[in-house]
Molecule: transfer RNA
Organism: Conexivisphaerales archaeon
RNA sequence: GCCGGGGUAGCUCAGCUGGUUAGAGCGCCAGACUCAUAAUCUGGAGGUCGAGGGUUCAAAGCCCUCCCCCGGCACCA
Numbered sequence: 001g002c003c004g005g006g007g008u009a010g011c012u013c014a015g016c017u018g019g020u021u022a023g024a025g026c027g028c029c030a031g032a033c034u035c036a037u038a039a040u041c042u043g044g045a046g047g048u049c050g051a052g053g054g055u056u057c058a059a060a061g062c063c064c065u066c067c068c069c070c071g072g073c074a075c076c077a
Stems, first nucleotide, its partner, number of pairs: 001073007010026004019057001028044005050066005
């Protein structure tokens, strides 16, 4: 450099053929329970959906450019 996959909550990941409110588990905070801790139960906070632009009535999902990660191939006098 070329090809493919990926980037969504603090972490690991879902998210259908665009459809209007973005989710789960763990973690975190508060409460319940307990002599107390853990476990368990209940509730809550937490998101520019990698960045910018475009299409559309409507974009996490489509198109373009760029950035980053992983794998393969090529190059390396």